The prediction has a mean pLDDT of 76. A computed fold for a 368-nucleotide RNA from Azovibrio restrictus, annotated as Bacterial RNase P class A. It matches the Rfam family "Bacterial RNase P class A". By type it is a ribozyme. About the family: Ribonuclease P (RNase P) is a ubiquitous endoribonuclease, found in archaea, bacteria and eukarya as well as chloroplasts and mitochondria.
RNA sequence: ACUACAGGCUGGGUUAUCGCUACUGUGAAAGCAGUGGAGGAAAGUCCGGACAGUAUAGAGCAGCGCACCACCUAACGGGUGGGGUUGGGCGAAAGCCCGAUACAGAGAGUGCCACAGAAAAUAACCGCCGCCGGAAACGGAGGUAAGGGUGAAAAUGUAGGGUAAGAGCCUACGCGGGCAGUAAGUAAUUACAGCACGGGGUAAACCUUGCGCACUGAAAUACCAAAUAGGCGUACGAUAGAGGGCUGCUCGCCCGAUGUACGUGGGUUGGUAGCUACAGGUGAUGUGUGAGCAGCAUCGCAGAUAAAUGAUAACCGUCCCGUAGACCAUACGGGAAACAGAAUCCGGCUUAUAGGUUUGUAGUUGUU
Numbered sequence: 001a002c003u004a005c006a007g008g009c010u011g012g013g014u015u016a017u018c019g020c021u022a023c024u025g026u027g028a029a030a031g032c033a034g035u036g037g038a039g040g041a042a043a044g045u046c047c048g049g050a051c052a053g054u055a056u057a058g059a060g061c062a063g064c065g066c067a068c069c070a071c072c073u074a075a076c077g078g079g080u081g082g083g084g085u086u087g088g089g090c091g092a093a094a095g096c097c098c099g100a101u102a103c104a105g106a107g108a109g110u111g112c113c114a115c116a117g118a119a120a121a122u123a124a125c126c127g128c129c130g131c132c133g134g135a136a137a138c139g140g141a142g143g144u145a146a147g148g149g150u151g152a153a154a155a156u157g158u159a160g161g162g163u164a165a166g167a168g169c170c171u172a173c174g175c176g177g178g179c180a181g182u183a184a185g186u187a188a189u190u191a192c193a194g195c196a197c198g199g200g201g202u203a204a205a206c207c208u209u210g211c212g213c214a215c216u217g218a219a220a221u222a223c224c225a226a227a228u229a230g231g232c233g234u235a236c237g238a239u240a241g242a243g244g245g246c247u248g249c250u251c252g253c254c255c256g257a258u259g260u261a262c263g264u265g266g267g268u269u270g271g272u273a274g275c276u277a278c279a280g281g282u283g284a285u286g287u288g289u290g291a292g293c294a295g296c297a298u299c300g301c302a303g304a305u306a307a308a309u310g311a312u313a314a315c316c317g318u319c320c321c322g323u324a325g326a327c328c329a330u331a332c333g334g335g336a337a338a339c340a341g342a343a344u345c346c347g348g349c350u351u352a353u354a355g356g357u358u359u360g361u362a363g364u365u366g367u368u
Base pairs, nucleotide, nucleotide: 001364002363003362004361005360006359007358008357009356010355012316013315014314015313016312017311018310020037021036022035023034024033025032026031039339043350044349046348047347048346049345050344051217052216053215054214058251059250060249061248063213064212065211066210067209068082069081070080071079072078083103084101085100086099087098088097089096090095104208105207109206110205111202112201113200125148126147127144128143129142131140132139133138156174157173158172159171160170161169175198176197178195179194181192182191183190184189221273222272223271224270231264232263233262234261235260236259243255244254245253246252278300280299281298282297283296285294286293287292318336319335320334321333322332323331324330
């Protein structure tokens, strides 16, 4: 310098004319003037909330979700920092750097570990050892689990003693989880030393433990106007409560009598609010390892409703190609521009993305 992969930021601007629309001012009205008008994901609807209603009151069982510690946040399955385990790199080592993590419990219990292998926990294929038979090869009944084989994993590792050969059989030093201590730390945990024990793995298997969880959703919901037949039928019912609501059930609680439920029929399909001033944006300061937090200053940045936020032209910016140029700068000409469009709002997560820029990793080439 180039290529590939992964991540971060950005992903157009100005002027003019015409058009649409929100708010403000003005006007009797038509209109006129001014200031604004689609994203980093507005997507997915996967999480969490604000807000509104049921509605007021819980408890138990079930169901669902989460799971190392501390902190941030309105909250979260999000974020920050630390711990454990683990992968890679550098290093003699100690340690340092860059990642991953579905990280409670296997001494509550029940399952499962294919195939191979003697055997996946009541073990013996080869082998080793002594006894008996035999000239020998070999055979029989025993002992063994140190060596070999199978396997992801085979009775805690190494060394020594001991033994017929062996074995925690014994000894020394280790390893593993448990119990109870000392020290440090908010804690997870780390270090030290002691006691007894010694097949493992698996809970994104059932399960156990701990913590948490109402539902619906802006077509929520509230109000106004108007209209008609608040009609008819069936069932139940009268405060010792029919029926309905509170998650699925139970208890309990609440509404409820010209009632309730179901069915049928008629009227209305209009308007206002919700609707954008908020867990809001920006700046510097202070504080904290950090995510963040605090006060101060400053700003107001879409509110449509069949759904506005646009079209045209020129110039600038970005990129690509060509010509000239010293293939630099520069000039001229031509062309291109991704994913995509608010609908109550906010915080996360996930997915898509031409081009530009930047960081990291790997490779290639050249120079020193």
Notes
It was read from a public genome assembly, where an Rfam model found it. The organism belongs to Azovibrio, within Bacteria.